[in-house]
Context: one part of a larger RNA
């Protein structure tokens, strides 16, 4: 010193994030018990009283009497309590190993699905769970007892329902197209081209889904803005307007939600960032993601009080176990080598190791942690990686599964609908015309008793004229040829067209039905002895559906694979990414930055080519309307104009303006250069062809020039003397031309791609951020200069505009230099140390200084520099004091010293944001702080050697350290001063505070066995009397020692040299001047003085005494108010060193035993007795026995 226990004066939470921890309380009996309440509770509420032993009485509970102690549940064991909020109803559950909670669960509520081979779940399936259950059941989701309630919104997303229309796959498939070619034709080049085969295309049929139409919020979700307005003001019942699917109702509200914010008011407190009650300005409350209340409950989270306390003021003592010493045994991390100091500097920017200076004999032991950017863990923060992993979704691409269709398994019959074929029967109105003339052909007769005309009924069609069919009646006719017409009779026949009806066949779909596939069920059967199995039989139900296979559409974060850019004064957010022009650019070219400025992603059929012609802008003068400016005339006018578009360059001898004719805005090439990593890019004479303009020479391969853009792959279109998988063709390809990219992240990863991670991980980085250091010093702080002004007057008592110059390195920054194979981060506690720009105290100058009190400046760092309330706070505000409650540095000093409240992991809640996973310098509750010290440094304490003989004492003091304080009262004096109020300097005296040193007489504490009392038990056989255990059992006291809360003492004074300042004399400078020479004052500061250490002060000092005739020392022994060990001190028989004994002191409080009294407990007396550790004295009874070393060398 640590751990673990015991006790503690006075105070009693002042401690602290927080009463953390500890203390208090505690059993039983009696009395008594509030608000509130779900009437059960709350409740052991709270609070108060009693409690032993003996005798008697009573069945007992108990009563009466007696009696002892400080204390009777005497020990052990055994709730502290109350008030008030938040959250959650409750008992429960949870992150095994940092979170026990407000999180989860819960009974209750609601919605949704599910009719049984249930839904749902597991499984490829068989099968199983659900359930040997059946809607009062099961599954999923949300909410979370109970009470009062649960508003508006269906536009979005989802779910449910509907389905006329649109869209729509596989499949089926009419049809036309293409290739080939038997054949035919042929100008002999070729052309046409059936069937078949092949190739693509494809009308039409075709479900779900989607679109669409509705419903649904206890589905996911959402629930406004502006302006005006009442007779003070304020407010706004009210009005206007815009938007919306609808604009937040009740309730609650600075909240676990409120940023501003410590909102404002009230309460509580001396003082309240917390708390409670209100207000409402709700950044950003709000109704089953439930809203608001709520008794009871809670190892939950706030606030307050009572009790109680070592939490604290402020610490002390004591026990045990470690530490320490001895004996035994005996790890670990770590470790480049180490002969391992301080300061200043330097330096990859914080040095034991470099430079300089200083300091330092050699070596241990016990301690302490400031440093060794100490140890431990290839930083978890941050960034990076064309890293990883999980998670999410309206990222991309797939996929299990679901739904739907086709088809196979898969059959019969009927009805019905569509298509189609044959057949039958019908239908058909331009105008003219008897009138509803389909076309063409034949045709002169046809129909009728097997019932004509006419009449009546029914049906179909309809252009409303009529036509057709049929039934009844009727009983003999009815039509054609003739008239009109392009066409003539449906008089009659045949073949056709359009639409319709019907029969039959085929086909497609739908519906119904059948049973035999297929599925399911039953048991009275059999294999079969046992059978909830298997197979069969019998019976029943369903049924060509379902199920299953294949194909197809749709849905599909259920699952999977991935993507999710770079630059960047860290990253993110923002901005940017290609091209052109200028500056930067340093007179060739070129040249960077998240340097400074602008443009482009086109345009023009003329704004191109050519030939010829012309000259601008602006200004002046004159001139109708006419003005500054329109058109006209004259003049000046090198370019200031114009040149499509930015800028630069260029340009009047045109590139500008105009007119004519035109298409060179051509084809095939291209010597040679520029530029350039490459790929791209730029200029270009000349040749050939065919042209335009010009008389010609000539010019023309777009535009005064420099932007107007995109490689490759893939694919389309046109052309082509190219290739054509036996051959011929074809398909397909090549070549030439051309088209399709905001591939704009613009040298373009893919046709096709977003997010989260605090649950995280890996590899790296001090190449890169957060802390600290460094550099810098914009900002910050401080000072100086100038002096506009303020100050009644007056720049400078005190201030000081606009400006200027510095210093510091405490702020916020900038930079990114050490550290990412780790330099722990705010605040507090503890302990400091330095600077001075001084808060107090000391000394001075000025004052707008009367005094007192101030203001301001100068000197000065010796000492000092408070306690509380709130908050994690630093800070700040507040209460009360003070002489004062200083400012800063020290890794924002100090976590191998402590704490861990804040921040900053994992859990959870709220608000806000986000579809979501999640996120928030927003709030809130909870949440593992390791290290035995090797070196340096420091605090102590020893050994060695040295100090030129060996010793024992006593000293000097170089040097170092400590100390250094301040207030009040009083005297001077109610004086100086002042009108008064008020009120000193100075001198003397007294008493305090804080701090320090020492001590234990006093006052207290402790005092683990000194005394006494006493509970429960055990032992000594029992009684008596003792001992032991239970925290020293507990309790009451307490000697020595150690101690503070106790006591004593200390700071002074004096001297020397000074600071600011004040002077004397005094020139330079005939004056003046504190200064230049000289002299004198002047501060808590400096040096002394005082105290302590100190000759390893290696410069090792001095003095005295002793010493081989042995100085002296050590070992050893007995010990100590000395002590970790060592050391130091006392003693060692010539002895009181320790123990014992005796006496005394002191403590306790009257032993045992006897006697007496009492029934007994018990009391009295012998007896201020007995016992008694450390204290004092005496006394050798016991133990101090026994050994060794040691200096005249040089």
């Nucleotide at each position: 010193c640590g751990c673990u226990g015991g006790u503690u004066a006075a105070g009693g939470a002042a401690c602290u994030c927080u009463g953390c921890a500890a203390a208090u309380u505690u059993g039983c009996c009696c009395c008594g018990u509030a608000a509130c309440u779900u009437c059960g509770g709350g409740a052991u509420a709270a609070g108060g009283g009693g409690u032993g032993c003996c005798u008697c009485c009573g069945c007992g509970a108990g009563g009466a009497g007696g009696u002892c102690a400080c204390a009777g549940c005497a020990a052990a064991g055994c709730g502290g309590c109350u008030c008030u909020a938040g959250c959650g109803a409750c008992u429960g559950u949870u992150u095994a190993c940092u979170a026990a909670a407000a999180a989860c669960a819960c009974a209750g509520g609601a919605c949704u699905c599910u009719g049984c081979g249930a839904a749902c779940u597991c499984g490829u399936a068989a099968g199983a769970g659900g359930a040997a259950g059946u809607a009062u059941a099961g599954a999923g989701u949300c909410u979370g007892a109970c009470g009062c309630c649960u508003g508006c919104u269906c536009g979005g997303u989802g779910c449910c329902g509907g389905u006329a229309a649109g869209u729509c796959a596989a499949a089926g498939g009419a049809g036309g197209g293409g290739g080939u070619u038997a054949a035919u034709c042929u100008u002999c080049g070729g052309a046409u081209g059936a069937a078949g085969c092949c190739c693509a295309c494809a009308a039409c049929u075709a479900a779900a889904g989607c679109u669409c139409c509705g419903g649904u919020a206890a589905a996911c979700g959402g629930c406004g803005g502006c302006c005006c307005u009442a007779a003070c003001u304020a407010u706004g019942a009210g009005g206007g307007u815009c938007c919306u699917a609808a604009g937040g109702u009740a309730g609650c509200g600075a909240a676990g939600u409120u940023c501003c914010u410590u909102g404002u008011c009230g309460g509580g407190u001396a003082a309240g960032u917390u708390c409670c009650g209100a207000c409402c300005u709700g950044c950003a409350u709000g109704a089953a993601u439930g809203g608001c209340g709520u008794a009871a409950c809670g190892a939950c989270u706030g606030g307050a009080g009572c009790a109680c306390u070592g939490u604290c003021u402020c610490a002390a003592c004591c026990g045990g176990c470690g530490a320490c010493c001895c004996g035994g045994u005996g790890a670990a991390a770590u470790u480049g080598u180490a002969g391992u100091c301080g300061c200043g500097g330097u330096g990859a920017a914080g040095a034991u190791g470099c430079c300089g200076c200083g300091u330092a004999c050699c070596c241990g032991c016990a301690g302490c942690u400031a440093g060794a950017c100490g140890g431990a863990a290839a930083g978890a923060c941050c960034c990076c990686a064309u890293g990883a992993a999980c998670c999410u979704u309206c990222a991309c691409u797939g996929u299990a599964g679901g739904c739907u269709g086709a088809u196979a398994u898969u059959g019969g019959u009927a009805u019905u609908a569509g298509g189609u074929a044959u057949g039958u029967u019908u239908u058909g109105u331009g105008u003219a015309g008897g009138a509803u003339a389909g076309g063409u052909g034949g045709g002169a007769g046809g129909c009728u008793g097997a019932g004509a005309a006419g009449u009546g009924g029914a049906g179909a069609c309809g252009c409303c004229a009529g036509u057709c069919u049929u039934c009844a009646u009727g009983g003999a006719g009815c039509c054609a040829u003739c008239c009109u017409u392009g066409a003539a009779a449906u008089a009659c026949c045949a073949c056709c067209c359009u639409g319709a009806a019907c029969c039959u066949g085929c086909u497609u779909g739908a519906u119904a039905u059948c049973u035999a596939a297929c599925c399911c069920c039953g048991u009275u059967c059999c294999g079969u002895g046992a059978a909830u199995c298997c197979g069969g039989g019998c019976g029943g139900g369903g049924a060509a559906c379902a199920g299953u296979g294949u194909c197809a559409g749709u849905u599909g974060g259920g699952c999977a694979g991935u993507u999710u850019g770079a630059c960047u004064g860290g990253g993110g957010c923002g901005g940017u990414c290609u091209c052109c022009u200028c500056c930067u650019a340093a007179a060739a070219u070129g040249u960077a930055a998240c340097g400074g400025a602008g443009g482009a992603g086109c345009u023009c059929a003329a704004a191109g080519g050519u030939a010829c012609c012309c000259u601008c802008a602006g200004c002046c003068u004159g001139g109708u309307u006419g003005g500054c400016a329109a058109u006209c005339a004259g003049g000046c006018g090198u370019a200031g104009a114009g040149c499509g578009u930015a800028a630069g360059c260029g340009u009047a001898g045109a590139a500008g303006g105009g007119u004519g004719c035109u298409u060179g805005a051509c084809u095939g090439c291209g010597a040679g250069a520029c530029a350039a990593a490459c790929a791209c890019g730029u200029c270009a004479a000349g040749c050939a062809g065919a042209g335009a303009c010009g008389a010609a020479a000539g010019u023309c391969g777009g535009a005064g020039c420099u932007a107007g853009u995109g490689a490759u792959c893939c694919g389309g279109c046109g052309g082509u003397u190219c290739c054509g998988a036996a051959u011929g063709g074809a398909a397909g390809g090549g070549c030439c031309g051309u088209c399709g990219c905001u591939c704009a992240a613009c040298g373009g990863a893919u046709a096709a791609a977003a997010g989260g991670u605090a649950c995280u991980c890996u590899g790296g980085g001090g190449a890169u951020a957060a802390c600290a250091g460094g550099c810098u010093g914009a900002u910050c702080c401080c000072g100086c200069c100038c002096g506009a002004g303020c100050g009644u007057c007056c720049a400078u008592a005190g201030c000081g505009g606009c400006g200027g110059c510095g210093g510091g390195g405490u702020u916020u920054g900038g930079c990114a230099c050490c550290u990412c194979g780790a330099u722990g981060u705010c605040g507090g506690c503890u302990c400091a140390u330095c600077a001075c720009a001084u808060c107090c105290u000391g000394g001075g100058g000025g004052u707008g200084a009367a005094g007192a009190a101030g203001c301001u400046c100068c000197c000065a760092a010796g000492g000092g520099u408070c306690c509380g309330g709130c908050u994690g706070u630093u800070c700040g505000c507040c209460g009360g004091u003070u002489a004062a409650a200083g400012u800063g540095g020290u890794a924002c000093g100090u976590g191998a010293g402590c704490u861990g409240g804040g921040u900053u992991u994992a859990g959870a809640c709220c608000g806000u944001c986000g579809u979501g996973a999640g996120a928030c310098a927003g709030g809130u509750c909870g949440g593992u702080c390791c290290c035995u010290a090797u070196c340096u440094a420091c605090u102590g304490u020893g050994g060695g050697c040295g100090u030129a003989c060996g010793a024992a004492a006593c000293u000097u003091g170089a040097g170092g350290g400590a100390u250094u304080u301040u207030c009040u009262c009083u005297u001077u004096a109610g004086u100086a001063c002042g009108a008064g109020a008020g009120g000193a300097u100075u001198u003397g005296g007294a008493g305090g505070g804080a701090c320090g040193c020492a001590c234990c007489u006093c006052u207290g504490g402790u005092g683990u066995u000194c005394c006494u009392g006493u509970u429960g038990g055990c032992u000594c056989g029992c009684c008596c009397g003792a001992g032991c255990c239970a925290g020293c059992g507990c309790a009451g006291g307490g000697u020595a020692g150690c101690u503070a809360c106790g006591u004593g003492c200390g700071g002074c004074a004096a001297g020397g040299a000074u600071a600011a300042g004040u002077g004397c004399u005094g020139a330079a400078a005939g004056c003046a001047u504190c200064u230049a020479a000289g002299c004198a004052c002047g501060a808590a500061g400096c040096c002394c003085u005082u105290c302590c250490c100190a000759a390893g002060a290696u410069c090792a000092g001095g003095u005295u005494u002793c010493g081989u005739u042995g100085a002296g020392u050590c070992c050893c022994c007995u010990c100590g108010a000395a002590g970790a060990c060592u050391a130091c001190g006392a003693g060692g028989u010539u002895g009181a060193u320790a123990g014992g004994u005796c006496g005394a002191u002191g403590g306790u409080g009257u032993u045992a035993g006897g006697c007496u009294g009492g029934c007994a407990a018990c009391a009295g007396u012998c007896u201020c007795a007995g016992c008694c550790g450390a204290u004092c004295g005496a006394u050798a009874c016991u133990a101090a026995c026994g050994g060794a070393c040691g200096a005249a060398c040089g």